[in-house]
Context: one part of a larger RNA
RNA sequence: GCAUUGCCAAGGAACUCGGCAAAAUGGCCCCGUAACUUCGGGAGAAGGGGCGCCAGGGAGGCCUGGCCGCAGAGAAUAGGCCCAAGCAACUGUUUAGCAAAAACACAGGUCUAUGCGAAACCGCAAGGUGAAGUAUAUGGGCUGACGCCUGCCCGGUGCUGGAAGGUUAAGGGGAGAGGUUAGCGAAAGCGAAGCUUUGAACCCAAGCCCCAGUAAACGGCGGCCGUAACUAUAACGGUCCUAAGGUAGCGAAAUUCCUUGUCGGGUAAGUUCCGACCCGCACGAAAGGCGUAAUGAUUUGGGCGCUGUCUCGGCAAUGCAUCCG
Numbered sequence: 001g002c003a004u005u006g007c008c009a010a011g012g013a014a015c016u017c018g019g020c021a022a023a024a025u026g027g028c029c030c031c032g033u034a035a036c037u038u039c040g041g042g043a044g045a046a047g048g049g050g051c052g053c054c055a056g057g058g059a060g061g062c063c064u065g066g067c068c069g070c071a072g073a074g075a076a077u078a079g080g081c082c083c084a085a086g087c088a089a090c091u092g093u094u095u096a097g098c099a100a101a102a103a104c105a106c107a108g109g110u111c112u113a114u115g116c117g118a119a120a121c122c123g124c125a126a127g128g129u130g131a132a133g134u135a136u137a138u139g140g141g142c143u144g145a146c147g148c149c150u151g152c153c154c155g156g157u158g159c160u161g162g163a164a165g166g167u168u169a170a171g172g173g174g175a176g177a178g179g180u181u182a183g184c185g186a187a188a189g190c191g192a193a194g195c196u197u198u199g200a201a202c203c204c205a206a207g208c209c210c211c212a213g214u215a216a217a218c219g220g221c222g223g224c225c226g227u228a229a230c231u232a233u234a235a236c237g238g239u240c241c242u243a244a245g246g247u248a249g250c251g252a253a254a255u256u257c258c259u260u261g262u263c264g265g266g267u268a269a270g271u272u273c274c275g276a277c278c279c280g281c282a283c284g285a286a287a288g289g290c291g292u293a294a295u296g297a298u299u300u301g302g303g304c305g306c307u308g309u310c311u312c313g314g315c316a317a318u319g320c321a322u323c324c325g
Base pairs, nucleotide, nucleotide: 001320002319003318004317005316006315007314008313010311011310014309019306027051028050029049030048031047036041038145052067053066054065055064056063057062068072080304081303082302083301084300085299086298087296088295092104093103108143109142110141111140112139113138114137120129121128122127146291147290148289149288151221152220153219156218157217158214159213160212161211162210165209166208167207171203172202176198177197178196179195180194183190184189222240223239224238225237226236249283250280261277262276263275264274265273
């Protein structure tokens, strides 16, 4: 000097990003226990009291009297608690080796496919899983307990349906055209059949176009101007555009740039926190919206207790390093 451990006057979070770490709490019995609540819970809530030994009594729990110590759950083992908010309902799962979470899963909801040799999946196939199941079943997508709800848009993309019409492949079809040449012709040239090269009309599926439906499918959900007898604001009016112009609820939010927004609360003092406001840069309804008891090694703010975290250090033990011999 370092590590581990123990102790400390007065103060008690002044430390720090943050009470990180440490301290404190701790067992059993009795009393007592709030908001809220899904009536189960919350709850060991919180907060108090008792605890040894001896004698007597009692069936016993215990009761009465006495005794000792600083201390009686005498050592060890052995919850700190409360208030408020965010997120996720919950128990669970996860980055084996920097992340345990608000991420994943989850019961529940909904959409969709599938009638059984099912759909879906593996395999070239045979075959297999699904399933020795049968729509209260199985696969896929999204959402994620529960409560209250889930608005408008089908123009685009997708999906589903549509005996018409348009377009459309191979194939069928074979009009016509070219090459060749028996023949004809004085020549130029014409030219049957066959062979050969090509080939129009016409027939013809799905698809696409087209017509509808569909958003808990992919997705989308406006601008400008004016107007009330203070001012301000605009219930109101006008106009342009759109498929339709964001409803309920929530809102400086895990979302707010400006921003430490403004007001209120908490503090002596508060960029965080809580409650409001709404001017939502750029919330919003199953990529769900808003609430919500319980739960959480979750995140945030506050408080009580407690402390060497700190004011501000000091002392001691053990081990190591180091020095001297």
A computed fold for a 325-nucleotide part of an RNA from a Lachnospiraceae bacterium, annotated as large-subunit ribosomal RNA, domain IV.
The RNAcentral record of the full RNA draws on ENA.